Model confidence (mean pLDDT): 86 of 100. This is a predicted structure of a 350-nucleotide part of an RNA (small-subunit ribosomal RNA, central domain) from an uncultured organism.
Context: one part of a larger RNA
RNA sequence: CUGGGCGUAAAGGGCGAGCAGGCGGCCAUUUAAGUCAGACGUGAAAGGUGACGGCUCAACUGUCAGAGAGCGUUUGAAACUGGAUGGCUUGAGAGCAGCAGAGGGAAGCGGAAUUCCUAGUGUAGCGGUGAAAUGCGUAGAUAUUAGGAAGAACACCGGUGGCGAAGGCGGCUUUCUGGGCUGUAUCUGACGCUGAGGCGCGAAAGCUGGGGGAGCGAACGGGAUUAGAUACCCGGGUAGUCCCAGCCGUAAACGAUGGACACUAGGUGUAGGAGGUAUCGACCCCUUCUGUGCCGGAGCAAACGCAAUAAGUGUCCCGCCUGGGGAUUACGACCGCAAGGUUGAAACUC
Repeated sequence: CUGGGCGUAAAGGGCGAGCAGGCGGCCAUUUAAGUCAGACGUGAAAGGUGACGGCUCAACUGUCAGAGAGCGUUUGAAACUGGAUGGCUUGAGAGCAGCAGAGGGAAGCGGAAUUCCUAGUGUAGCGGUGAAAUGCGUAGAUAUUAGGAAGAACACCGGUGGCGAAGGCGGCUUUCUGGGCUGUAUCUGACGCUGAGGCGCGAAAGCUGGGGGAGCGAACGGGAUUAGAUACCCGGGUAGUCCCAGCCGUAAACGAUGGACACUAGGUGUAGGAGGUAUCGACCCCUUCUGUGCCGGAGCAAACGCAAUAAGUGUCCCGCCUGGGGAUUACGACCGCAAGGUUGAAACUC
């Protein structure tokens, strides 16, 4: 370079917006760069191919012929790709009218529970387990009543429900703000798809500085269990978990399934719209769009299974794989405060 692949065998980048690049709707005119055809030149010799000749043949050698991709010049063709010009509306976007939503940021508020503090009642236990013990309690615990404080999380609703690109998002109110869906067909007129690099976002844990600290709880003591028990169980408990600012940049970041578009049987549920029939109105019923589930045919698949939310049939663009171990390694480079991250071999071995 070519080929075959990437749900589970090796393989989809964690996710997004997007520069370069690649690819790109319908019609007309034009051009002739790509493309196609012809002519000419070049394409050394040897070699190779064909024919002939010749040493008995062969190897070999000689003669002749033809071929040859590419390149250059030139003449022409105009379907396709590209360029130019003009036009179009179905792709894309905008407008208008509606709709649903834990989408994001900020501020404020609420109740239940938990723990602690104060006071009252009250007395000998409480707690915990398989059973116990450590632990707490006559300095009055547990239980119960009243008051107060604090932090964190928001029961029911709640749902193979909703929203978001992913990570993720769940009490209520206000405010700022992103996206989506439906209807209409008023406007722009291809403005599109993808996207190396770079940029931004990115659970948990971890890190830096400052705050906060109820509950839970790595580490660490203690009690059990056990042959032991650096565990599982019990009693404590520090970081942390929470907030602000800044890092880190990872994950079974999973649908283990990149994005966009088109096409390809059905059935059934659910969420958000729109329309129709009917009706006093609503429900029911029917149609349609969008999302999200289940079942299932063709097709695909090694099988499992997937099956209009494809793993089917095609087109375009990106990422990635190429036997196991060595190796989520070494070295180097870049990034990071560090922890470490990203990139990423080889020897050797099976």